RNAcentral holds the sequence, with entries from Rfam.
This is a predicted structure of a 96-nucleotide RNA (Bacterial small signal recognition particle RNA) from Gleimia coleocanis DSM 15436.
The organism belongs to Gleimia coleocanis, within Bacteria.
Its mean pLDDT, the model's own confidence on a scale to 100, is 75.
Rfam family: Bacterial small signal recognition particle RNA. Rfam's curators write: The signal recognition particle (SRP) is a universally conserved ribonucleoprotein involved in the co-translational targeting of proteins to membranes.
[in-house]
RNA sequence: AAAGAUCCCUCGUGUGACGAUAUCUCCUGAACCUCCCCAGGGCCGGAAGGCAGCAAGGAUAGGGUAGCUCUAUCGGGUGCGCGGGGGAUCCUUUAU
Repeated sequence: AAAGAUCCCUCGUGUGACGAUAUCUCCUGAACCUCCCCAGGGCCGGAAGGCAGCAAGGAUAGGGUAGCUCUAUCGGGUGCGCGGGGGAUCCUUUAU
């Protein structure tokens, strides 16, 4: 100096576990300001019928609540694997 083995540090990465969170899931959920459907009543019409539309009902947004099964993101004194860099020890070979 080179090759090999073991171990340590560090960086990155794949995957799993764990934890947190919501963009995920459950529930709730708009008198007024969303959409649907609109009893009654109203308006137009001679009538048939039409129009707008309150309440009730349904859906959903924001918000609230609970959760981590799924999905996503994040975390680290996290398991396993792979790669880069650095170091320690051992061994072999070659050269001086």